The prediction has a mean pLDDT of 81. A computed fold for a 98-nucleotide RNA from a Deltaproteobacteria bacterium, annotated as c-di-GMP-I riboswitch aptamer. The sequence was found by an Rfam model in a public genome assembly. Its Rfam family is "c-di-GMP-I riboswitch aptamer". Rfam's curators write: GEMM was predicted in a large-scale screen for bacterial structured RNA regulatory elements. Gene Ontology term of the family: cyclic-di-GMP binding.
[in-house]
RNA sequence: GAUCGACAAAGGCAAACCCGUCGCAAGGCGGGGACGCAAAGCUUCUGGUCCCGAGCCAAAAGACCAACCGGUCUGAUCGGGAUAGCAGGGCCGCCAAA
Numbered sequence: 001g002a003u004c005g006a007c008a009a010a011g012g013c014a015a016a017c018c019c020g021u022c023g024c025a026a027g028g029c030g031g032g033g034a035c036g037c038a039a040a041g042c043u044u045c046u047g048g049u050c051c052c053g054a055g056c057c058a059a060a061a062g063a064c065c066a067a068c069c070g071g072u073c074u075g076a077u078c079g080g081g082a083u084a085g086c087a088g089g090g091c092c093g094c095c096a097a098a
Base pairs, nucleotide, nucleotide: 005095012037013036017032018031019030020029021028022027035085041091042090043089045088046087047086048083049082050081051080052079053078054077061074062073063072064071065070
């Protein structure tokens, strides 16, 4: 000095779950609690996933009900939102053994 990063030191964050609270929901916030984390600090720029609404209800496909005809739902698309502890990008940052 900080690409990498330790059975190091100091300090930090806090999953599931529970309680309270906000939200239609995904989920957020506060308290408890620790599975984990060297960026599990900040940021929706990109992709993913999830939620809500609209649209379609034309086609393909799938599921369910019925088993004669048939009926219902999902689903291409658009809008809004959630997730930074899903990943990539951007910004900033503690320590220092090999």